[in-house]
This is a predicted structure of an 84-nucleotide RNA (c-di-GMP-I-GGC riboswitch aptamer) from a Syntrophomonadaceae bacterium.
It matches the Rfam family "c-di-GMP-I-GGC riboswitch aptamer". Its family is annotated with cyclic-di-GMP binding in the Gene Ontology.
The source organism's lineage runs through Bacteria, Bacillota, Clostridia, Eubacteriales and Syntrophomonadaceae.

């Protein structure tokens, strides 16, 4: 310090269902668990998604506002301790 048990003590909470909101994607509380060692902060340096608005004859694609960190990848900081 890497690593991550059929360990301990706790944490979170997809999809689905209600109530509230937003023009949408979406977000927020109640339920409820598929799953998670950062499913804990940070729209975050990059890629990639969605929405709406531009372009367009319609795609593509440009451009802008906006969403989502449970897509990957980054960046802060964190419980526990078998095994190696």
């Nucleotide at each position: 310090g890497a690593c991550g048990a059929u360990a301990a003590a706790g944490g979170c909470a997809a999809a689905c269902c209600g109530g509230c909101u937003a023009a949408a994607a979406g977000g927020c509380c109640g339920g409820g668990a598929c799953g998670c060692a950062a499913a804990g902060c940070c729209a975050a340096a990059g890629g990639g998604u969605c929405u709406u608005a531009u372009u367009u004859a319609a795609a593509a694609u440009u451009u802008a506002a906006g969403a989502a960190a449970g897509c990957c990848u980054g960046g802060c900081u964190g419980c526990c301790g078998a095994a190696u």